[in-house]
The RNA shown here (SAM riboswitch aptamer (S box leader)) has 112 nucleotides and comes from Parapedobacter tibetensis. The source organism's lineage runs through Bacteria, Bacteroidota, Sphingobacteriia, Sphingobacteriaceae and Parapedobacter. The prediction has a mean pLDDT of 80.
RNA sequence: UGCUUAUUGAGAAAGGUCGAGGGAUUGGACCCGAUGAAGCCUUAGCAACCUGUGCUUACAAGGUGCUACAUUCUACCCGAUAAUUGAUUUCGAUUGCUGGGAAAGAUAAGCU
Numbered sequence: 001u002g003c004u005u006a007u008u009g010a011g012a013a014a015g016g017u018c019g020a021g022g023g024a025u026u027g028g029a030c031c032c033g034a035u036g037a038a039g040c041c042u043u044a045g046c047a048a049c050c051u052g053u054g055c056u057u058a059c060a061a062g063g064u065g066c067u068a069c070a071u072u073c074u075a076c077c078c079g080a081u082a083a084u085u086g087a088u089u090u091c092g093a094u095u096g097c098u099g100g101g102a103a104a105g106a107u108a109a110g111c112u
Base pairs, nucleotide, nucleotide: 002111003110004109005108006107007106008105013043014042015041016040017039021032022031023030026075027074028073029072044067045066046065048064049063050062051060052059053058071104076101077100078099079098081096082095083094084093085092086091
């Protein structure tokens, strides 16, 4: 780097440094940012996975990880619903709202 499996709407802060971006990519939207973004360092915290205890209820915080907004929302597929509109049997289109699934991402463990 790649593959497999699992989880992914909860949870959890400050200080220093630095100096303009950030929220994965692409498009659209929205949000955060000189009342200092991202990055780095320190301490603290949370508890997703592994680990340990424990034995079905949980605890611990050793290893990774994480600590704005649901993985910020959305796009692909299926469905429901409201308004408008075309056709007039059924049905179709646009916009809004919403449920489920997939894809992708992130994290962990194992393998290569």